Context: one part of a larger RNA
RNA sequence: GAACGAACGCUGGCGGCGUGCUUAACACAUGCAAGUCGAACGUGAUUGAGAGCUUGCUCUCAUGAAAGUGGCGCACGGGUGAUGAGUAACACGUGGAUAAUCUGCCUGGCGAUUCGGGAUAACACUUCGAAAGGGGUGCUAAUACCGGAUAAGCCCACGGACUCUUAGGGGUUUGCGGGAAAAGGGGGCCUCUAUUUAUAAGCUUCAUCGGAUGAGUCCGCGUACCAUUAGCUAGUUGGUGGGGUAAUGGCCUACCAAGGCGACGAUGGUUAGCUGGUCUGAGAGGAUGAUCAGCCACACUGGAACUGAGACACGGUCCAGACUCCCACGGGAGGCAGCAGUGGGGAAUUUUGCGCAAUGGGGGAAACCCUGACGCAGCAACGCCGCGUGAGUGAUGAAGGCUUUCGGGUCGUAAAGCUCUUUUACCCGAGAUGAUAAUGACAGUAUCGGCGGAAGAAGCCCCGGCUAACUCCGUGCCAGCAGCCGCGGUAAUACGGAGGGGGCUAGCGUUAUUC
Repeated sequence: GAACGAACGCUGGCGGCGUGCUUAACACAUGCAAGUCGAACGUGAUUGAGAGCUUGCUCUCAUGAAAGUGGCGCACGGGUGAUGAGUAACACGUGGAUAAUCUGCCUGGCGAUUCGGGAUAACACUUCGAAAGGGGUGCUAAUACCGGAUAAGCCCACGGACUCUUAGGGGUUUGCGGGAAAAGGGGGCCUCUAUUUAUAAGCUUCAUCGGAUGAGUCCGCGUACCAUUAGCUAGUUGGUGGGGUAAUGGCCUACCAAGGCGACGAUGGUUAGCUGGUCUGAGAGGAUGAUCAGCCACACUGGAACUGAGACACGGUCCAGACUCCCACGGGAGGCAGCAGUGGGGAAUUUUGCGCAAUGGGGGAAACCCUGACGCAGCAACGCCGCGUGAGUGAUGAAGGCUUUCGGGUCGUAAAGCUCUUUUACCCGAGAUGAUAAUGACAGUAUCGGCGGAAGAAGCCCCGGCUAACUCCGUGCCAGCAGCCGCGGUAAUACGGAGGGGGCUAGCGUUAUUC
């Protein structure tokens, strides 16, 4: 000098764009943050209309709440980066491999969508319990579940041919045998009192081959410090058989062999999420990894699996633990490192706001519903940028302050006065873009026009040298200053005050940290 997620002191007018718990991955009151589908399914509270009569009940039609079965979603989006036990690692970056793999939704092709069956929730009755939550009996539906049929293509086993490959092996084609699928809903038309039957396109379902996307696994290279860490290792290193996985593999297991790593730093310890980037620097480099983006890890602590295309799953389940809460003492409930907010810690970090209008996401055929993602608003000079706090004229060089060699000098065109302007703020009126066929939280916002009046708007640090800027008074090695050198013991340009001056300016200084 530059920088900052900063803090502190004094001061503080406006706007735009950003940023805002760096500490306790400490504990959390309250609200919200993941639902949706009636065009899969049964039930049907309520309300309205009509009819009947036993005038407060029954029937019919419409309406269709809540809960339930079922489907999809909840693995995305959002947060955190702490930890003794986490990570110095294929975690990340980069480049490869997968002839060792999977992939819901989307998309292209091909084929199919057949015949049956038994339940169960909801519901009704009943029962246990304080509650949370169960038990029993009975009824019922499905795109829920189960069985049979069929198999173009698919899978398995054994063969043949061609072809590619260093090899193991892969690809194409073909033969025999064996194996595995499915579900309908809605709409339209015709007929019709109605039920029902048949049917084009489209939706949905099943099988299969591709694409796209996403993911898994493996490898080369790179990636902090300590040698005052030098030896480490028994599933350890390799092989064979088996198991397991979507898939390779000591991933697991039985047996066999005795290997494997290491001064090119193994093992151990300390610290740490990695990167694009950011800051600095002429560069080389050094420091750093907030905000934004990619990847990884985690979700009270530890462990485990289930479901599923995908999890070993933040707002799912089970077990154990610590903590908190309820309890009728028998037993239960909970997890803000989601958005707000509270306590605590701290030098220190915001509103328990508005809206789904936009963008994006989930569900749905759609209407639409949900969305603290997101879009906005609020708070904070925390940062960057822009603007303003007036302009011109004005010498009796006023008054006053300070100083003085008492003549004067200086503040100083500064003020007053006179003449103007109105950015901005205030007030009044008009009023968008963002979204258009319609729909605007922001918001009567941005912006534009008008009114009045210089009106509402300047501070902070410094003045011995480094370093731009000097005198007077007070003090008297005291009180104090100080980044370094150093000032102060009676004439202090260095302390305190004043006048004057210098610097920056809605900021200015100090402190911490980095280059």